[in-house]
RNA sequence: CUACCAUUAGCUCAGCUGGAUAGAGUACCGGAUUCCGAUUCCGUUGGUCGAGGGUUCAAAUCCCCCAUGGUAGG
Numbered sequence: 001c002u003a004c005c006a007u008u009a010g011c012u013c014a015g016c017u018g019g020a021u022a023g024a025g026u027a028c029c030g031g032a033u034u035c036c037g038a039u040u041c042c043g044u045u046g047g048u049c050g051a052g053g054g055u056u057c058a059a060a061u062c063c064c065c066c067a068u069g070g071u072a073g074g
Base pairs, nucleotide, nucleotide: 001073002072003071004070005069006068007067010026011025012024013023019057029043030042031041032040050066052064053063054062
């Protein structure tokens, strides 16, 4: 320098053949249980879907471009 892959909650990830209120596990917090704690169970909170622009009635999803990380090649 070129090609490809990834980027979504604090963390690990799903959703990406355009239309559901954007989800799961875990963590944190609250409660139950317990003499206390652990475990277990219940509940809550947490998001500019990496940045910007475009297409569309409608974009996490399609297109362009940039950034960061990775892989391969030179």
This is a predicted structure of a 74-nucleotide RNA (transfer RNA) from a Clostridia bacterium.
NCBI's taxonomy places the organism under Bacteria, Bacillati, Bacillota, Clostridia.
The sequence was found in a public genome assembly.
Its mean pLDDT, the model's own confidence on a scale to 100, is 81.
Its Rfam family is "tRNA". Its family is annotated with triplet codon-amino acid adaptor activity in the Gene Ontology. Rfam classes the family as a transfer RNA.